The RNA shown here (transfer RNA) has 72 nucleotides and comes from a Muribaculaceae bacterium. NCBI's taxonomy places the organism under Bacteria, Pseudomonadati, Bacteroidia, Bacteroidales, Muribaculaceae. It matches the Rfam family "tRNA". About the family: Transfer RNA (tRNA) molecules are approximately 80 nucleotides in length.
[in-house]
RNA sequence: GGCGCAUUCGUCUAUCGGUUAGGACGUAAGAUUUUCAUUCUUAAAAGAGGAGUUCGACUCUCCUAUGCGCUA
Repeated sequence: GGCGCAUUCGUCUAUCGGUUAGGACGUAAGAUUUUCAUUCUUAAAAGAGGAGUUCGACUCUCCUAUGCGCUA
């Protein structure tokens, strides 16, 4: 240099174009408890950046960025 893969809540991870983007851990509040812990309930929290296709995009296409791999 060429090619391929990945990028989603704080972390890990689902989601085959139409859902309020789901779950686990964590965090906060409440209940329970003499207190802490445990347990239960509830809540907040995410689509790498940009453009395009489409009635509609996390999902398809292109460019960029970062990381990983293969190859010369």